[in-house]
RNA sequence: CUGGAGAGUUUGAUCCUGGCUCAGAAUGAACGCUGGCGGCAUGCCUAACACAUGCAAGUCGAACGGUAACAGGCCUUCGGGCGCUGACGAGUGGCGCACGGGUGAGUAACACGUGAGUAACCUACCACAGAGAUUGGGAUAACCAUUGGAAACGAUGGCUAAUACCGGAUACGUUCCUCCGGGAAGAAAGGCGGCCUCUAUUUAUAAGCUGUCGCUCUGUGAUGGGCUCGCGUCCCAUUAGCUAGUAGGUAGGGUAAUGGCCUACCUAGGCGACGAUGGGUAGCUGGUCUAAGAGGAUGAUCAGCCACACUGGAACUGAGACACGGUCCAGACUCCUACGGGAGGCAGCAGUGGGGAAUAUUGCGCAAUGGGGGAAACCCUGACGCAGCAAUGCCGCGUGAGUGAAGAAGGCCCUCGGGUCGUAAAGCUCUGUUCUGAAGGAAGAAAAGAAUAUGGCUAAUAUCCAUAUUUGCUGACGGUACUUCAGAAGCAAGCACCGGCUAACUCCGUGCCAGCAGCCGCGGUAAUACGGAGGGUGCAAGCGUUGUUCGGAAUCAUUGGGCGUAAAGCGGGUGCAGGUGGUCUGAUAUGUCUGAUGUGAAAGCCCGGAGCUUAACUCCGGAAGUGCAUUGGAAACUGUCAGACUAGAGUCCUGGAGAGGAUAGCGGAAUUCCUGGUGUAGAGGUGAAAUUCGUAGAUAUCAGGAGGAACACCGGUGGCGAAAGCGGCUAUCUGGACAGAGACUGACACUCAUACCCGAAAGCGUGGGGAGCAAACAGGAUUAGAUACCCUGGUAGUCCACGCCGUAAACGAUGCACACUAGUUGUCGUGGGAGAUUACCACCUACGGUGACGUAGCUAACGCGUUAAGUGUGCCGCCUGGGGAGUACGGCCGCAAGGUUGAAACUCAAAGGAAUUGACGGGGGCCCGCACAAGCGGUGGAAUAUGUGGUUUAAUUCGACGCAACGCGCAGAACCUUACCCAGACUUGACAUCUCCGGAAGAAGGUGGAAACAUCUUUGUGCCCUUCGGGGAGCCGGAAGACAGGUGCUGCAUGGCUGUCGUCAGCUCGUGUCGUGAGAUGUUGGGUUAAGUCCCGCAACGAGCGCAACCCCUGCUAACAGUUGCUACCGACGAAGGGUCGGGCACUCUGUUGGGACUGCCGGUGUGAAACCGGAGGAAGGUGGGGAUGACGUCAAGUCCUCAUGGCCCUUACGUCUGGGGCUACACACGUAUUACAAUGGCAGGUACAAAGGGCAGCAAAGGGGUGACCUGAAGCCAAUCCCAAAAAGCCUGUCUCAGUUCGGAUUGGAGGCUGCAACUCGCCUCCAUGAAGUCGGAAUCGCUAGUAAUCGCGUAUCAGCAUGACGCGGUGAAUACGUUCCCGGGCCUUGUACACACCGCCCGUCACACCACGAGAGUUGGCUUCACCGAAAGACGGUGUCCGAACCCGCAAGGGAAGAAACUGUCAAUGGUGGGGUUGGCGAUUGGGGUGAAGUCGUAACAAGGUAGCCGUAGGGGAACCUGCGGCUGGAUCACCUCCUUU
Repeated sequence: CUGGAGAGUUUGAUCCUGGCUCAGAAUGAACGCUGGCGGCAUGCCUAACACAUGCAAGUCGAACGGUAACAGGCCUUCGGGCGCUGACGAGUGGCGCACGGGUGAGUAACACGUGAGUAACCUACCACAGAGAUUGGGAUAACCAUUGGAAACGAUGGCUAAUACCGGAUACGUUCCUCCGGGAAGAAAGGCGGCCUCUAUUUAUAAGCUGUCGCUCUGUGAUGGGCUCGCGUCCCAUUAGCUAGUAGGUAGGGUAAUGGCCUACCUAGGCGACGAUGGGUAGCUGGUCUAAGAGGAUGAUCAGCCACACUGGAACUGAGACACGGUCCAGACUCCUACGGGAGGCAGCAGUGGGGAAUAUUGCGCAAUGGGGGAAACCCUGACGCAGCAAUGCCGCGUGAGUGAAGAAGGCCCUCGGGUCGUAAAGCUCUGUUCUGAAGGAAGAAAAGAAUAUGGCUAAUAUCCAUAUUUGCUGACGGUACUUCAGAAGCAAGCACCGGCUAACUCCGUGCCAGCAGCCGCGGUAAUACGGAGGGUGCAAGCGUUGUUCGGAAUCAUUGGGCGUAAAGCGGGUGCAGGUGGUCUGAUAUGUCUGAUGUGAAAGCCCGGAGCUUAACUCCGGAAGUGCAUUGGAAACUGUCAGACUAGAGUCCUGGAGAGGAUAGCGGAAUUCCUGGUGUAGAGGUGAAAUUCGUAGAUAUCAGGAGGAACACCGGUGGCGAAAGCGGCUAUCUGGACAGAGACUGACACUCAUACCCGAAAGCGUGGGGAGCAAACAGGAUUAGAUACCCUGGUAGUCCACGCCGUAAACGAUGCACACUAGUUGUCGUGGGAGAUUACCACCUACGGUGACGUAGCUAACGCGUUAAGUGUGCCGCCUGGGGAGUACGGCCGCAAGGUUGAAACUCAAAGGAAUUGACGGGGGCCCGCACAAGCGGUGGAAUAUGUGGUUUAAUUCGACGCAACGCGCAGAACCUUACCCAGACUUGACAUCUCCGGAAGAAGGUGGAAACAUCUUUGUGCCCUUCGGGGAGCCGGAAGACAGGUGCUGCAUGGCUGUCGUCAGCUCGUGUCGUGAGAUGUUGGGUUAAGUCCCGCAACGAGCGCAACCCCUGCUAACAGUUGCUACCGACGAAGGGUCGGGCACUCUGUUGGGACUGCCGGUGUGAAACCGGAGGAAGGUGGGGAUGACGUCAAGUCCUCAUGGCCCUUACGUCUGGGGCUACACACGUAUUACAAUGGCAGGUACAAAGGGCAGCAAAGGGGUGACCUGAAGCCAAUCCCAAAAAGCCUGUCUCAGUUCGGAUUGGAGGCUGCAACUCGCCUCCAUGAAGUCGGAAUCGCUAGUAAUCGCGUAUCAGCAUGACGCGGUGAAUACGUUCCCGGGCCUUGUACACACCGCCCGUCACACCACGAGAGUUGGCUUCACCGAAAGACGGUGUCCGAACCCGCAAGGGAAGAAACUGUCAAUGGUGGGGUUGGCGAUUGGGGUGAAGUCGUAACAAGGUAGCCGUAGGGGAACCUGCGGCUGGAUCACCUCCUUU
C1' cells in the first nucleotide's frame, strides 16, 4: 500500500483451445403483481412535431412636456376648474431588454479541454487617480385640428420640453502630422436635499455655499469578451489523391483588432499513408457508471463552454447581438378579414393535441437567495423559494412485545406409529413508533425604516455619509416541523424462487399434450424442471421481468494472449521510407531523473470534523486531481555533434567441391513407325473375358532406315540453389557458398509496409514439333446401374521458341538476423596434427553444411531439443467461435480461365487439437474351438406326426420371434384343465377375517330345468363349560358393511427364476510407481499350459472373483457287513433241471469306510526353470472318463399366465357358477421329428445275452377264453424276496431276387377291444380288407473325435385313457483328423479411426416440398451532394442623385453652399429555375446460390487399406455425391528392402 473468487456447457471419460451462458454493480427507465408512513432527490431519453389560454422584462416623475385613470386637498358661477399633494395611462428621454430561463437540431471544428500569446484588441455599469463641467442654437413626439383604412396602422397642418439633438470656446500624459522647434484635431447635463458665512432684494429666496446622485476628458484597475498558437479529441482505405482565393508576396480596403477577411497585381505553390479529400456518426468538458487497476461505456439532473430559437438569408441599434418573448426579406404552416390587406412563432413556466413502452399542476409566493430599474420607498422577476402528482431512485421507521403445549381445530404428508405448519394461533399480560382526536407550537428575519450617540464633510450644532446602541415592520410554505395528552393491537405484507449453476422438497393433476426454459435442458403414466397445493428459501414496501452499460472476458492481452498439429509465418527474394543498432573519448541537454513556481473553476470522489433524533442529505476544512507550462539542477542511459577504434559488415589473394544458371554441339540403350528377309496361326489382354491386331502373313526373330522424347547402372536421410527447382557427355559465358593465411575500409549493419523481381503443374495466345504417354471421346468388360475403377484405341496436352497466367499439402504445415545454453554418433567439403618419410586405410582436431539419438528447459499433449518448438534482443507478416465464405458488392490485375483485396444479413452451441479406454476394420501377428479340412450319418424331395406363421372363425385364449421363438411354456386340451366364444344363472360373492341373528353338522327323497340353480318334504342331535337360565368351539344358513375376487394392463416400474456369449479365460482390487489428467503399470514381454496353468524376466508387491482342486457317478483294490443277494467248499432234496433246502460269506454283488495317480521314478529337450517328448511300473498316466459347478458383465433378452409385488383399471362385473362349443379349423409357407424308398434288407421259424426303473384308487403271475386288442382269474408283492418283463438288434435255418416288389406303409371301408358320466366334433389299440407318395432327394444346410457317431431295443414322469415328444437305461459298435490357407465364433498383442446408441456406426451431394435472410435484375421512385448557367427579394457597399434639405458656413435679405437624403443604378447575394454528374435508400416481373426444417427420392463420395489410400492446385467430363489427366503433399494402412540411430 486496503486491492484482484468463479461456475455451467463440446467427450464414454480426459487435458487443452475456443465460443456461448450465468452469478455482481448501475439505471432519467418501462411492464406485471402488490402497496403503511416520513425525509432527500429526480421526472418527454420518442416528434428541434404542431400549439388554444394565462403568465415568463421591465423600471425611473429625483431627466422632460404633461395629467388619461384613482385618492386627498383647494377654488367654484355647481356646469366645472386648479397638477396643489400622493401618484400616474400614453409619450419624449435614460438604463435594462446581449443577463436570467430553454433545447442539443447543426457542428469532427481552435467547437471543446488544457497550456500559452495578444508590442494585433475592445470592455456599459463598478473601483481608484487626475482634470473639467463654459457659451449658444434649432427642432420634435405627446397634445390639438383635419383626414385615409374593416383592421393593423397611418397621412397632413399647428403648439411645446428635456440629462433628446447641434454649433462655438477651453483642455490633458488622448489622437494625428512633424524638419522634433512645434503644429493641428477633439468634450460635457443637469437633477434633488439643506443652509444663509459672504453679495443682492432683503420677509424669504436668488446668485452663492454645501451635501448627494448624475455628466465630460484622460490614465489605471477589476470584470467580461474578441483573435492567434502548441497538444489532446469517434468510425470507414471496399474514401488515395485533394486544392485557383487555392499557398505565399506587394499595395490598398475593411475591422475594436491580426489575417486572402476582401480587392488588384506578381509568383506556383499548399495539403496528404504521422491518413489529406470524401462518407457516416456525434454538442464538448468537469464529471457519471463500472473495474483491483489500467481501461471500457457514457455526457439526464448540478456546473463551465459552444451552438440554436418555425426554415433560409440579412443587416440595424448598441459597450456588447447579426439579438428566443427586436427589425427587414423569402419559404412552409396556422389564424383574422369588409378580399383591398393584415397577424403569429412555448427548444421560457404551466397546459393541449400528436408520437410513444414511457415522464407531473393551466398551483402559491416574491417571505428568503439572486437579477433589472430607481436616491429611496418600491415595482418587476414561471430565475428562485415552496406546495401538488408519481414507490422513479436513495435513506430511515413500522406492520407489535412478553407469556402461552391440550403441541387445539384445520390444512398437508405418512411406513398409519406419527410428522409438519407450530409458540404459530386462541387465551392472558403489556407498549404506543405509527394512526385518530385535542392542546401547545418553532427556526427559517437579517436588513430596510425610525430614534439617540459619536465621527467625517462644512461657515454650520442644517443636510448628507459612516459606525454603535435602542426600537421596530415583513412568512408563500403553514398551524408545517416538533412537544404533550387521550383512545385503539386496533387500519398496515407482499413478490419471486425451490433440477444443476443457486439458498430452498413433497403430494396431486397432466402424459412429447398442455406447457417451461438465462445456459445445460425438462414433459412420451410413478415429472423435486409443466399446472395446483402444503412446506421451504431469498428479498421486503417492495419483489420480479424486460431493455441498456461495465464487469466477470487475460474473449483485442500497455499492465496482460498467441501463430509445428487447435484460428494464425506472406510461395521465395531484392530493397526505398520507417523501426532498431558495436567499442572508446569529449561536448550538448531531445528523451530521462530531480527541486521550485504557476495553473489544473466550483460541485463531485476520498479523508477529518459539524448540522438535521439517525441515515440519505447538507455545511466547513484538508487531500487528491497521476496533466500542462515556466524555471534551477544532474548527465549514467537514449538522441545529436565532433574525434578515434576493430570484435559486426565488406574488399583483395590462394585453393578445392558441386544435377547452381544460360547457350551450342555430340552420344548410346529402349519404345514406335517404315523397308526387306526367315517363319506360321495365332497374338494381345484380364480376376475371367471381350473390344483389338493377324492367312492381304500378325506375334516372334534378323538386318537396314526414320523420328521424337527421356537420360538405366553410378545414385547415397549425397551435392547445389533464395524458393520454385536442378541428373548422359563436351565446350563457352556466368552467379553464389566454403576453407586457408595475411593485408585493407572503418559501423558501411539488421529487418522491412508500399514497390520491384523470380515463381511446380495445369491453363491461354502465335508459330513449330509430335516417338511414347494421355484429360476429352469411342468401344469392350464389370455391375441392380457404372457417365468409374480394369481392357483396347485415342485428341488436346506433354517437347521447342516468344509472350501471358501467378496459383499448390508452393510443407519443416516452423518468417529473417544475432547472442547464449550438456553431450554421443554417422555423412559431405576444406585445412591442421601424429604414426621416422611417402601413398591408401584407420585415428585426433578446427571451420562450414546435412542426418539420427538425447540432458536441462519448453509444450495441452504429441513432441522439440546448438539446424530449438529452450533462454533473450530487433524488425516484419498474421490470428480472435463454427457455418454463411475466401462467397457477394466495389476496386485493381488478366486475352480468358481466373487471381488479389474482402464483408453482411441469417443460423448453431458448439466447431476444433492432442492423448485415453473401448468397439470396429473387405489392417497385421500369435492362439483356440466338430470352425474348416478328413470322415460317418442326416435335414432340404415323399407320406405322416407335431409346433409356428398366415388365413378362417362366435371363439379358433395367451405368451415365446436370428443364433438364444417354432415336439417351446404343455411331464400329456373329449368334460374338467380353460384363461377364449355362445347361452343360462349369482352379487359380501367359489375363497379369507370381523359383527349380529338362527340352526349342530349331516342323511334320505320329490318337482322344474341342459346343468348351475330354484323349490318342497322327511330325519337328526352330538362335543366342552355351567350358578341349569345359558355360554363357548367347530360347521351350516341368513343380514348389513368393511372387504373379497381379477390368467385385466404395464417384464420399459420390479423381486425371484431362466436363457445367451461361455466352462470362453477372463474380470478386478489394495498399496506403491508413472502421467497435469482420463488412465497406465500389475494383467505386457520370453517360454509353457486345457487354463491370467506354471516358470523366468520386469516398478511393481500382494490379494479377490473366476481356472484347477475339494463334491457325486464310473474304472482297480482292501477292510467291515451278509438278507431278500451269492454258492467255491460241506451236507441235504430231487428222475433231471435246479441255490430248491441246511451250513457258509470265499467269489459275484450290494454299500459303508479306506487305499491308489503325484509328472512321484528313469532318459532326452529346455534358461541348472516351468514344462514337453519317450519309457518303466501300474487297473488306470499326465485334467483317467462323465456329471454338478457358469467370474465381472452384455442383450431395457424372457417371464406381471408359476409365485411375489409398485402403480393403473373392473366391482349386479374385466368377479363367480353351469351346459355346449372352441384351443383339434385349412388354398398355403416354414421349423423339428417319425417311417421309408430296401438284399449290410423284408418275411417266417428257432435260439442267447442287459441295465435302469416302476408298483396299493397299484403292479398283477399261473391257469382258462379269444386270430388279436383283450376278457376271465386271482396266487404273490408296500418289493435285492412278488409283478411289470418278452429285451431287441445278434446268432442259426428257410424264403424272397431288384420289381413300386413278400420294399413302403399313408389313406379309406368293415368288424371289434379298452379307458371314461360321455370317444360325434376330438382318444388309443386290435383284426380283415384297401395299398398313396416315395427308387436316396436342387440351391443350401445340421450333428458327431470313442464306448463317441451310427444302429437296437428297455424303462419312467405326466396320466382314467392318449407319445413318432421329453427324460433315462443298457446291447452291438465304427471311420477320420495331413493340417490351420480359407468360412464362422472366441482369446491376447499391435495398428488406423471423423465410431462411443460403438459398422445394423458415422456420413456426402443432387432432386422434391415449406419457411427465412441475402445477391443480380429491365426499370421506377426518394434523400444528400456537386458543377455550369438563368434569375434575383431584403440588406450592405459603391455611383448618379430630378422632387427635397431646421441647426453649421457665406449673405442685410432673397438665396447659395455643406452634411444628409427619396429615387434610379452597379457589385455581392438567400429561396427558386434549367441541364449534367456523384452517392445512398425504397419497390421490382424474373433469377442465383445460401441457411433451417418430421422417418421424402437417388445413389455411397469420405471416416478402417472405407473396399480404386486420401488430400492440394489446375483442366476436362458427368443426375449427384464425384471421375479422369498433369504436378505436388503424408495429415496413408500393410509387407519387404536400403540407410541412420538406440540397446545387447